The RNA shown here (transfer RNA) has 72 nucleotides and comes from Abditibacterium sp. Its Rfam family is "tRNA". Taxonomically the source falls in Abditibacterium (Bacteria, Pseudomonadati, Abditibacteriota, Abditibacteriales).
RNA sequence: AGUUGGGUGGCGAAGUGGUAACGCAGCGCACUGUUAAUGCGCCCAUCGUGGGUUCGAAUCCCGCCCCGACUG
Repeated sequence: AGUUGGGUGGCGAAGUGGUAACGCAGCGCACUGUUAAUGCGCCCAUCGUGGGUUCGAAUCCCGCCCCGACUG
């Protein structure tokens, strides 16, 4: 330098055009002699960034940044 995969809450991880699941963590309550465990509820994502397409974009297109693999 080129090819390719990826970047989504504090962490992990789904979602491939109709507006973001789930698990862990955190908080509250119940239970318990107290913890733990368990159950119920709550909280948290301008989807790497800047544009474009579209009635509508995490999703499609382009540039750039970052991480991995491969080729030279």